[in-house]
RNA sequence: CAAGUUGGCUGCGUGAUCGCGGUUGGCGCUUAGGCGCUGGCUGAGGAAAGUCCGCACUCCAUAGAGUACGGUGCCGGCUAACAGCCGGGCGGGGUGACCCGACGGAACAGUGCAACAGAGAGGUAUAUUGCUAGCGAUUGUCGAGAGACAUUCGCCAGUGAGGGUGAAACGGCGGUGUAAGAGACCACCGGCAGCGGCCGUAAUGUCGCUGGCCAGGCAAACCCCACCGGGAGCAAGGCCAAGCAGGGCGAAGGGGCUGCUCGUCCCGUCUGACGUCCGGGUAGGUCGCACGAGGCUGUUAGCAAUAACAGUCCCAGAUAGAUGAUCACUGCGUUUGCAUGGCAAACGAGACAGAAUGCGGCUUAUAGGCUGACUUGGCAA
Repeated sequence: CAAGUUGGCUGCGUGAUCGCGGUUGGCGCUUAGGCGCUGGCUGAGGAAAGUCCGCACUCCAUAGAGUACGGUGCCGGCUAACAGCCGGGCGGGGUGACCCGACGGAACAGUGCAACAGAGAGGUAUAUUGCUAGCGAUUGUCGAGAGACAUUCGCCAGUGAGGGUGAAACGGCGGUGUAAGAGACCACCGGCAGCGGCCGUAAUGUCGCUGGCCAGGCAAACCCCACCGGGAGCAAGGCCAAGCAGGGCGAAGGGGCUGCUCGUCCCGUCUGACGUCCGGGUAGGUCGCACGAGGCUGUUAGCAAUAACAGUCCCAGAUAGAUGAUCACUGCGUUUGCAUGGCAAACGAGACAGAAUGCGGCUUAUAGGCUGACUUGGCAA
């Protein structure tokens, strides 16, 4: 310098004017609830998203145990908890930094599955071609003949070594053996199981001995084993409570027009107007609902996740849903001019997105900018 790997941070800023939500003063009005004017403070995110996990919280259910159903699944640690995070192991990929893995059952507890191709896809399996023994036929050569040797075909058997199919074909390789062959037998290698030693908390690693010759793949197929799990969700749920309907008690009057009287109209007189009380409770209001597994800074312990301690801060709460618009300056990019480690002017861009009970994660989207560590290759000294 080029190409790459992997972390962290940021996601424009300041001011003015107008508008909106929340909160808090002042003044005025109102019986009250409240309303009006005016001022202060404050008002989205790293993902507020998907709603995929895990909790808090709330209500309902609940003797105990088991089954069913669902989830998780190498080891150790962290955490309120998790399918999360950190560290480690094993397997796979990459020259490497590094990345990926539901990674329990050595699929001999059982059941099941495997497209196409292939003879055969899992049973002490299969037999197309091949190799080989026997029998029969055929042709050729040799031979006086009997016959011998060879070719081809058929039948029947042995074989799983060679060829072929497939992602995968029942260990590899060398020998013994045999008609031909085969773990049939033997040595070595690989793999598996058991036992033991050593390092490690453990997963695991490594070394040695023994064994039978070897046991295919798939459990994000059923299943088995271990562990975990009651259900519904803030439209949870608590409180207040118009109107309408209901019940108890009283009741012969009550109401409109009105300053009063008269008058008139409406409802009513036991089928009860009206008054009053009661319980449930709709609309509506209010709490839940913003001090929290809280943020920031520092110290200590730890490889780390994280924890402890000290100091400091208070930081949106709408309810059909406020958080917006305009202007100026700064910042960013491009171009031009002046003639440089800058100044000026013009133009332009600004992603993904947007709270609704809260918190911890995961996943997905994201223009641009800043930055740490590391790898590979090249060049120069």